Predicted 3D model of a 476-nucleotide part of an RNA (small-subunit ribosomal RNA, 3' major domain) from a metagenome.

Context: one part of a larger RNA
RNA sequence: UGACGGGGGCCCGCACAAGCGGUGGAGCAUGUGGUUUAAUUCGAUGCAACGCGAAGAACCUUACCGGGGUUUGACAUGUACAGGACGGAUUUAGAAAUAUUUCUUCCCUUCGGGGUCUGUGCACAGGUGCUGCAUGGCUGUCGUCAGCUCGUGUCGUGAGAUGUUGGGUUAAGUCCCGCAACGAGCGCGACCCUCGCUCUUAGUUGCCAUCAGGUAAAGCUGGGCACUCUAAGGGGACUGCCACCGAUAAGGUGGAGGAAGGCGGGGAUGACGUCAAGUCCUCAUGGUCCUUAUGCCCCGGGCUACACACGUGCUACAAUGGCCGGUACAAAGGGUUGCAAUGCCGCGAGGUGGAGCCAAUCCCAAAAAGCCGGUCCCAGUUCGGAUUGCAGUCUGCAACUCGACUGCAUGAAGCCGGAAUCGCUAGUAAUCGCUGAUCAGCAGGCAGCGGUGAAUAUGUUCCCGGGCCUUGUACA
Numbered sequence: 001u002g003a004c005g006g007g008g009g010c011c012c013g014c015a016c017a018a019g020c021g022g023u024g025g026a027g028c029a030u031g032u033g034g035u036u037u038a039a040u041u042c043g044a045u046g047c048a049a050c051g052c053g054a055a056g057a058a059c060c061u062u063a064c065c066g067g068g069g070u071u072u073g074a075c076a077u078g079u080a081c082a083g084g085a086c087g088g089a090u091u092u093a094g095a096a097a098u099a100u101u102u103c104u105u106c107c108c109u110u111c112g113g114g115g116u117c118u119g120u121g122c123a124c125a126g127g128u129g130c131u132g133c134a135u136g137g138c139u140g141u142c143g144u145c146a147g148c149u150c151g152u153g154u155c156g157u158g159a160g161a162u163g164u165u166g167g168g169u170u171a172a173g174u175c176c177c178g179c180a181a182c183g184a185g186c187g188c189g190a191c192c193c194u195c196g197c198u199c200u201u202a203g204u205u206g207c208c209a210u211c212a213g214g215u216a217a218a219g220c221u222g223g224g225c226a227c228u229c230u231a232a233g234g235g236g237a238c239u240g241c242c243a244c245c246g247a248u249a250a251g252g253u254g255g256a257g258g259a260a261g262g263c264g265g266g267g268a269u270g271a272c273g274u275c276a277a278g279u280c281c282u283c284a285u286g287g288u289c290c291u292u293a294u295g296c297c298c299c300g301g302g303c304u305a306c307a308c309a310c311g312u313g314c315u316a317c318a319a320u321g322g323c324c325g326g327u328a329c330a331a332a333g334g335g336u337u338g339c340a341a342u343g344c345c346g347c348g349a350g351g352u353g354g355a356g357c358c359a360a361u362c363c364c365a366a367a368a369a370g371c372c373g374g375u376c377c378c379a380g381u382u383c384g385g386a387u388u389g390c391a392g393u394c395u396g397c398a399a400c401u402c403g404a405c406u407g408c409a410u411g412a413a414g415c416c417g418g419a420a421u422c423g424c425u426a427g428u429a430a431u432c433g434c435u436g437a438u439c440a441g442c443a444g445g446c447a448g449c450g451g452u453g454a455a456u457a458u459g460u461u462c463c464c465g466g467g468c469c470u471u472g473u474a475c476a
Stems, first nucleotide, its partner, number of pairs: 001476002003473003007470007015460002019424005026315008034306002042053002064301007073124001077123007087104003092099002106115003126290002129288003135284002137279003140275001142273001147186006153162003166177003192267004197235007206225002211222003238261001241255005317417001321376007333364003338357002343352003383414001388409007430452007
């Protein structure tokens, strides 16, 4: 100087407490361990692995296994020789890869040849083989925590100290005051995006606001941009004003005005460093290993196994509910190898058909919870939907292993969950639906969007994590 202490002081954080809803019990989905297997490819492993890499394993993907093939190779560059275009169509064998038969078929040229392709050689290619403890890059984490340092000066023999400590204050090393320090840098904040108020500009969206026409109805039409909205630029909030507290300071408490008040809400943004943290399977790369194979092609299988254990979820156990009928109100997205309306067929998944739309114009589209009416009457039930049988739809070369969905039938466990444990402080939790990426098809996951919309916080003794000061130490 640090680190540590079941030492002390001060202070934070959904850390506890106060509350609300869950997980742990059930069924199923998904990941993992384990076991099994020819293979169940590999990685991730306390927090910070386990709906993680996977924003989508039937083939492909695919790295694994079995079998069939191949050796200048699926891919790149150079070179020597030989030859013909490559390719397309076709025959045969085969599971295919592949081999084979027949037909057809070039461009440029200075006529030397070149381009392109095939074969045979040589250099080489190739490797998701190993090492993340050889690395770059990227990422997680402490932690959006308030810290981490430097120059000069001063002090100390020196390691080092001071500054950065102290008194206040703040979300903050934020600011004020003091001080052998005076300044500065990386962080904090601000600058950026978005939501909330308003103005200007602009109107093929919006409006009967105003005028006219018109309908069963409808901005439907003429017309207009006022309002809503859209999207570009401004304004607006600064403790600016008042009172009190405070050291006259920084600041704090209350109030006025205001759409918004003391950081207005949310996002992006992650200091010096820590964990030899993670990744050689994104990519790059040193070393090392394989080279008729650890490379490459193909078919089939596996990654989907199942006594069991754990994590994360979904659906429930019902009456604030289930079912039936009627009827409202979103936001944000996507759409031309695409989204698809009205109509017709089907109980339905869907089929048929194709108006319109490269989309503020058309479509996906119905929002759902809600509201109105009816029914059920506490029951393993009109709760719950697993499982299984049959019949179908769609995508796709192909749904057996192994897809999603529909109809009929079947109706399991489950009556609120032990020890324990998680999230959340406001438009939040809870609850309800909608969209998107991936994608032929497949979403209970993920990323977003809006609708309805709470309870509680007396407080910091205790648990966990962290910051500052101080103290002890046989630790470095």
The RNAcentral record of the full RNA draws on SILVA. Its mean pLDDT, the model's own confidence on a scale to 100, is 85.